[in-house]
RNA sequence: GCCUCGUUGGCUCAGCCCGGUAGAGCGAGUGACUUGUAAUCACUAGGUCGCGAGUUCGAAUCUCGCACGGGGCUCCA
Numbered sequence: 001g002c003c004u005c006g007u008u009g010g011c012u013c014a015g016c017c018c019g020g021u022a023g024a025g026c027g028a029g030u031g032a033c034u035u036g037u038a039a040u041c042a043c044u045a046g047g048u049c050g051c052g053a054g055u056u057c058g059a060a061u062c063u064c065g066c067a068c069g070g071g072g073c074u075c076c077a
Stems, first nucleotide, its partner, number of pairs: 001073007010026004020057001028044005050066005
């Protein structure tokens, strides 16, 4: 340099193909339960959906560029 996959709450990941209110588990906080702790249950908070641009009435989702990360190629004939 080329190809390919990925980037979404603190962590691990769905959702993207096929555009229409951003989700789950774990974690955190609060409460219930318990003599107490743990466990369990309930509730609450927590997101520039990597960045920018384009298309569109409307973009996490489609298109282009860029950044970062993983993997492969970058020998001979």
Source information:
The RNA shown here (transfer RNA) has 77 nucleotides and comes from a Methanosarcinaceae archaeon. Its Rfam family is "tRNA". The family's RNA type in Rfam is transfer RNA. The prediction has a mean pLDDT of 82.